[in-house]
Predicted 3D model of an 89-nucleotide RNA (Glycine riboswitch aptamer) from a Gammaproteobacteria bacterium. Rfam family: Glycine riboswitch aptamer. Rfam describes the family as follows. This family represents the bacterial glycine riboswitch. Its mean pLDDT, the model's own confidence on a scale to 100, is 85.
RNA sequence: UGACUCACUGUGGGAGAUCCCGUUAACCCGGGAGCCGAAGGCGCAACACCCGCUCGGAAACGCUCAGGCAAAAGGACCAUGGUGGACAA
Numbered sequence: 001u002g003a004c005u006c007a008c009u010g011u012g013g014g015a016g017a018u019c020c021c022g023u024u025a026a027c028c029c030g031g032g033a034g035c036c037g038a039a040g041g042c043g044c045a046a047c048a049c050c051c052g053c054u055c056g057g058a059a060a061c062g063c064u065c066a067g068g069c070a071a072a073a074g075g076a077c078c079a080u081g082g083u084g085g086a087c088a089a
Stems, first nucleotide, its partner, number of pairs: 005085009018033005034069003040065001041063003047056001
């Protein structure tokens, strides 16, 4: 000096899922059923430890607590830029 990478952040892209009644043009609100999973959260296989129990152990897999099911917002993740830290060379 310091790429990949990590954290934060700007920009662009970004899926899925609804009906009935009150009662409506539609949304909102209330009630009743139902559905989605890609914020977050929770769970586990191989493997590893162990005499054993147990603990550790990933996700875009599973569960749906939360959230969501017009639009908007949000949105894992992808691309790209900026800032900062650190390692290899």